[in-house]
Context: one part of a larger RNA
RNA sequence: GCCUACGAGUUGCUCCUCACUGGCAAGGUUAAGCGGCUGGAGCCGCGUAGCCGAAGCGAAAGCGAGUCUGAAUAGGGCGCACAGUCAGUGGGGGCAGACGCGAAACCUUGUGAUCUACCCUUGGCCAGGAUGAAGGACGGGUAACACCGUCUGGAGGUCCGAACCAGUUAGCGUUGAAAAGCUAUUGGAUGAGCUGAGGGUAGGGGUGAAAGGCUAAUCAAACUGGGAAAUAGCUCGUACUCUCCGAAAUGCUUUUUGGAGCAGCCUCGGUGUUGAGUAUUGCAGAGGUAGAGCUACCGAUUGGGCUAGGGGGCUUCACCGCCUACCAAACCCAGACGAACUCCGAAUACUGCAAUAUAUAACCGGGAGUGAGCCCAUGGGUGCUAAGGUCCUUGGGCGAGAGGGGAACAACCCAGACCACCAGCUAAGGUCCCUAAAUGUACACUAAGUUGAUAAAACGUGGUGCGACUGCAUAGACAGCUAGGAUGUUUGCUUGGAAGCAGCCAUUCAUUUAAAGAGUGCGUAACAGCUCACUAGUCGAGCGGUCGUGCGUGGAUAAUAAUCGGGCAUUAAGUGUACUACCGAAGCUGUGGGAUCCGUAAGGAUCGGUAGGAGAGCAUUCCUGCGGCGCCGAAGGUGUGGCGCGAGCCAUGCUGGAGCUUCAGGAAGAGAAAAUGUAGGC
Numbered sequence: 001g002c003c004u005a006c007g008a009g010u011u012g013c014u015c016c017u018c019a020c021u022g023g024c025a026a027g028g029u030u031a032a033g034c035g036g037c038u039g040g041a042g043c044c045g046c047g048u049a050g051c052c053g054a055a056g057c058g059a060a061a062g063c064g065a066g067u068c069u070g071a072a073u074a075g076g077g078c079g080c081a082c083a084g085u086c087a088g089u090g091g092g093g094g095c096a097g098a099c100g101c102g103a104a105a106c107c108u109u110g111u112g113a114u115c116u117a118c119c120c121u122u123g124g125c126c127a128g129g130a131u132g133a134a135g136g137a138c139g140g141g142u143a144a145c146a147c148c149g150u151c152u153g154g155a156g157g158u159c160c161g162a163a164c165c166a167g168u169u170a171g172c173g174u175u176g177a178a179a180a181g182c183u184a185u186u187g188g189a190u191g192a193g194c195u196g197a198g199g200g201u202a203g204g205g206g207u208g209a210a211a212g213g214c215u216a217a218u219c220a221a222a223c224u225g226g227g228a229a230a231u232a233g234c235u236c237g238u239a240c241u242c243u244c245c246g247a248a249a250u251g252c253u254u255u256u257u258g259g260a261g262c263a264g265c266c267u268c269g270g271u272g273u274u275g276a277g278u279a280u281u282g283c284a285g286a287g288g289u290a291g292a293g294c295u296a297c298c299g300a301u302u303g304g305g306c307u308a309g310g311g312g313g314c315u316u317c318a319c320c321g322c323c324u325a326c327c328a329a330a331c332c333c334a335g336a337c338g339a340a341c342u343c344c345g346a347a348u349a350c351u352g353c354a355a356u357a358u359a360u361a362a363c364c365g366g367g368a369g370u371g372a373g374c375c376c377a378u379g380g381g382u383g384c385u386a387a388g389g390u391c392c393u394u395g396g397g398c399g400a401g402a403g404g405g406g407a408a409c410a411a412c413c414c415a416g417a418c419c420a421c422c423a424g425c426u427a428a429g430g431u432c433c434c435u436a437a438a439u440g441u442a443c444a445c446u447a448a449g450u451u452g453a454u455a456a457a458a459c460g461u462g463g464u465g466c467g468a469c470u471g472c473a474u475a476g477a478c479a480g481c482u483a484g485g486a487u488g489u490u491u492g493c494u495u496g497g498a499a500g501c502a503g504c505c506a507u508u509c510a511u512u513u514a515a516a517g518a519g520u521g522c523g524u525a526a527c528a529g530c531u532c533a534c535u536a537g538u539c540g541a542g543c544g545g546u547c548g549u550g551c552g553u554g555g556a557u558a559a560u561a562a563u564c565g566g567g568c569a570u571u572a573a574g575u576g577u578a579c580u581a582c583c584g585a586a587g588c589u590g591u592g593g594g595a596u597c598c599g600u601a602a603g604g605a606u607c608g609g610u611a612g613g614a615g616a617g618c619a620u621u622c623c624u625g626c627g628g629c630g631c632c633g634a635a636g637g638u639g640u641g642g643c644g645c646g647a648g649c650c651a652u653g654c655u656g657g658a659g660c661u662u663c664a665g666g667a668a669g670a671g672a673a674a675a676u677g678u679a680g681g682c
Stems, first nucleotide, its partner, number of pairs: 001682006011096003015093010027052003033046005056063002066078004099237002102234001106227003110223002117201009126191001128160003131156001135152006164188003169184004203219001205215003240617006250263005264370002266367006277358009291344001292342002298338002302334004307328001309327002311324004373398005379392004403414003418593004423589003429583003432567003438580001440579006451569002459554003463551010480538005486511003492504002517532001521530002594607005618671001620668006627661003636655008
C1' cells in the first nucleotide's frame, strides 16, 4: 500500500414540547397487584391508588369570572368568551459517557535504588619507567647557628605509560553487528582513584563536585491499578438511492471575537383578510447630497486700488509735518477655495394616493444552518487619489454555478445544465495554418514586425499622411553656382589698444550705387583675413512659415531560453471607418421522453445547487401470519441476457452441495473509501 472482517445520533426515564394516527370526551386514564383463557412478549376482566384537564388573580392573607395595584365604582396588568386526556409513531429538547475516536493533566492505592545518584559496612586492584621534597650521614664552614658540597633517603590530588576508568577529535555506522556501537586518536592512571559483595535513602519525595542531571531504554515531578467512558467552545471521521425547496458569512449582547444567546436570511405544516407584497406609469410630498455659488453668512485666500494703524527715512529745541517698490484692518475692483460654509440646488432613492400588471406578503407553530467571506463595478473614509490593503454605501458575481469566450486562469464578457438526438438559429468571441467559419468587399493609414485585445510617462522627433490660415514666385521665386558686398570712416566715447565685430552712446547719418548694416558670425594684441545680410547673372517651377490632427520614432534596464497562445503575417493575417456572409454554448428552436406544481379537462409553468429543511423509495439480519421453491440441485461463487431514473431486481449457463424465500406486517448490533481508524492476510 492493497484485500477481507469490524468500525460512529444509540438506549433508559411516572421528564418537557410539537406534528400525525386512533379511542373516549367535561372528562380522560389506570400503575403495582389479582382472577380467567392461552401456542405466544398474547387476550379478556377486576383493580380509581395516582396523574392531567375542567378558574383564575395575588408575595401572601385572601377573593373569585374575576383578581392584583390603588383612596378610587379611574386607568392599567394577568385572566374569563375557542377541550381535554390516554395510547402509538415520528421531529426536537432535558438528565444521563449521549454520534465515534483523541489529550496534556489532576487526585488516590500501591510497586520500584538488580539501571543510575549519593551514603554505610566489608573486600579487591593499579606492568614498567622517570623525577628526587623533608629527614639523615660524611666533608667544608661558623664563636655557635646559618649556609655550601657529596652521599643516603624515597615525599607528591608529581611526570611518561599498560591493565583499569573515561569518552577529546575525525571517520564509519544511521531499515546499524549495536534503541549509543566500531576504528584511529585522546584524558586520568597512588587518587576528591577504580571496582566486587551486602545494605540504606521513594515520587512534590529521594539523590545530585548542579547538567533540571539521575531515580530500571521513561523524568520541569517515575511506574502500576483505580476515580474514568475526566474534560476537550478543538482537530479528524460519520456508511444506500431518487424527488422538491434552498441559505448565511449581517445587527445587538457576550472574560466575547475560529464559541454562543436573540433577531435577520432557509425549510415544513397551519391560519385567514378589507390583497396587504412587488413592478411600471401618473399625481402629490418632505429633503439639502452631486453640482454650483459666496459684496448671501462662517472660515480660508491671490493681485490691484483706496486708506486707519504700525515699521523705516527726512525735518524740528519741541509740537506740527513730509516721503515710503515695507507690514496691513475696514472698504472698492478683479480672481478663486471649503466633510463639519450655503443666497441656491438636481438626478436617483424615500413616503402617500390612484390605475395597470403580477402573485406574492403577513401571522402562528415544528426543524435548521449561518454569524472567518471574497472578487468586480460604483459613491466615499483611511492609506501614498499605494496594495490581491483596510472600513462603509449601492449593484453584480463566486461562495453553492456547469456550458461558450478570454492561450492557460473561482470572481471579467456571454449564458443559468431535467434526460436523449450524427437536426436548426444565435450570444460573447471569431473566420491564413494549428482550429469550426472570409486569404471577404470599399476607402484610407503604418514601414516601426510598430502591431497582431495593452505595462508605460514627462519631454524630444525636417519619419510620414491629412486639414486650415498665410508669405514669395515666369516682371523668374526657393536651393546651388559665378561676381559684387564700396566711400566719408579707424563715426563718436571709452581704452595701453577698440579700426563693423570687449563695452557705452546715437539723427545708426550721409555719399556712390544693380546692391552693400556705422555691420550676422568666425578671426587679430589691435589691424589684416574669411563670411553673412543685400544685389546682379546663370538655372527654370514651384518654394517657405504658423497652427491643428492621424499613424509612427527616441525616451525603454532584471535576474534559467526566447516568443503575438504558436507557426507566421507588410496594398496585411497590422490600424481606422463602413458593409455583407459564415462559424460559434448545456442559451433559443425542433423531435421524443421523465418528474413536480397549477388546472375538471385541454393545457400551462417549473425542474444548477453547498450548509440545511421536506418527501418518496431500495437493500441487509431476525420475528409473526398466509403461501411458495429445493438433491430432477437451496444458499454462496462466477459468467450471460433483460428490467428499473436510481438504490437495486428478474431470468439463465457453469460451479456448489442443503437449505432458501414472495406477499402483508413487526423489530433493528440495518448499508463503509477515507477517522496518521482496529485486527488478520498478502